[in-house]
RNA sequence: GGAGGCGGGUGGGAGAUCGCGGCGCCCGGUCGCAAGACCGGACGUCGAGGAAAGUCCGGGCACCCCGGGCCGGGUGCUGGCUAACGGCCAGUCGAGGUGACUCGAAGGAAAGUGCCACAGAAAACAGACCGCCGGAGUCGCGGGCGACCGCGGAUCCGGCAAGGGUGAAAAGGUGCGGUAAGAGCGCACCGCCCCUCCGGUGACGGAGGGGGCACGGUAAACCCCACCUGGUGCAAGACCGGUCGGGGCGCGCGGGGCAACCCGCCGGCGAGAGCCCGCGCCGAACCCAGCGCCCCAGUUGGUCGCUCGAGCCGUGCGGCAACGCACGGCCCAGACGAAUGAUGCUCCGCCCGCGGAAGGCAACGACCGCGGGGACAGAACCCGGCUUACAGCCCGCUCUCCCCC
Numbered sequence: 001g002g003a004g005g006c007g008g009g010u011g012g013g014a015g016a017u018c019g020c021g022g023c024g025c026c027c028g029g030u031c032g033c034a035a036g037a038c039c040g041g042a043c044g045u046c047g048a049g050g051a052a053a054g055u056c057c058g059g060g061c062a063c064c065c066c067g068g069g070c071c072g073g074g075u076g077c078u079g080g081c082u083a084a085c086g087g088c089c090a091g092u093c094g095a096g097g098u099g100a101c102u103c104g105a106a107g108g109a110a111a112g113u114g115c116c117a118c119a120g121a122a123a124a125c126a127g128a129c130c131g132c133c134g135g136a137g138u139c140g141c142g143g144g145c146g147a148c149c150g151c152g153g154a155u156c157c158g159g160c161a162a163g164g165g166u167g168a169a170a171a172g173g174u175g176c177g178g179u180a181a182g183a184g185c186g187c188a189c190c191g192c193c194c195c196u197c198c199g200g201u202g203a204c205g206g207a208g209g210g211g212g213c214a215c216g217g218u219a220a221a222c223c224c225c226a227c228c229u230g231g232u233g234c235a236a237g238a239c240c241g242g243u244c245g246g247g248g249c250g251c252g253c254g255g256g257g258c259a260a261c262c263c264g265c266c267g268g269c270g271a272g273a274g275c276c277c278g279c280g281c282c283g284a285a286c287c288c289a290g291c292g293c294c295c296c297a298g299u300u301g302g303u304c305g306c307u308c309g310a311g312c313c314g315u316g317c318g319g320c321a322a323c324g325c326a327c328g329g330c331c332c333a334g335a336c337g338a339a340u341g342a343u344g345c346u347c348c349g350c351c352c353g354c355g356g357a358a359g360g361c362a363a364c365g366a367c368c369g370c371g372g373g374g375a376c377a378g379a380a381c382c383c384g385g386c387u388u389a390c391a392g393c394c395c396g397c398u399c400u401c402c403c404c405c
Stems, first nucleotide, its partner, number of pairs: 001402004005397006012348004016343003020047005026041006049376001053387002056385005061233004066278005072229005077091005092106001093104004107224002112222002114218003129164002131160006138153006172190006191213001192211008237304004245296007252265005266283005311330008350373007359364001
């Protein structure tokens, strides 16, 4: 000098005028005996985000809920953090990168079942297309006086799995020996499996010994194992007020008893998505009524829930870190017809373009003027995360690689 890696911050600032929402206080008006309510106004004060987004996880909170089981759902290396998590931190192993570093749904395939397309001879109790090797008879050519020998071809019978070829994957790999040719057939190294010891909380790592090697892949296929797990979401839900119409179905059967009731069967409810077991409860009436379920239509206003909270900022301490503890300070939207805005406003700052410009060989250029630009996006019960979107600008690293001196 160049190219990268990792981590973090910011997301324009000040003002003017006119507006909007919450709260406080004051003034005026209307109603009211009053308390107070409503309307209007003045002043003060507060008023979107790093993602307020997607609604993907985890909670708080609220309601429903008799006990248990099954089914179902989720998570999946280890240790820690946390209210909790599928999040975060620190590690292990594997993969990628020269490296800083990054990525990984990363339990089990010697419990069982299924599947492995196409290609290929063969895809899991292996298999043999080309090939290699041995043998048989036979044909051709050559040699020999001859018995016969050599070479080659096709056929048949065997051996092999080294080489070729197919495939995502071909039944350990490389080398030497061995053999008719070959092969863990034998040996060395690597890999694999088993055992022991050592280190580590652990995932795991290291060392030694043994075994020729048995176990192809796939669990984001069923499944198995371990752990976790009820459902619905603030339109939860509470209170006040208003509305409260029409239609359909059901409210069982048998026996005993004078009756109340009891017994059995059947049905239903408790049960909040399904199934099962247990337990408990219920099954009306003479009529009018009543109760339950379903369908259609209508109504759906106000107040609360509502924002002080696993809160934010600072300092110190503990911890590699996530994080925790202590002390001090702060109050930071609560709307629902859904406020948080508008102005070709002013000034400053940032970026880009054009013109000028001291200087400079030039590229360039402090500075000045004019014009333009400024993203993604907006609370809706509240938190902790994850993911996604984003014009630009800034900072840190005793992080890495390459080139030059």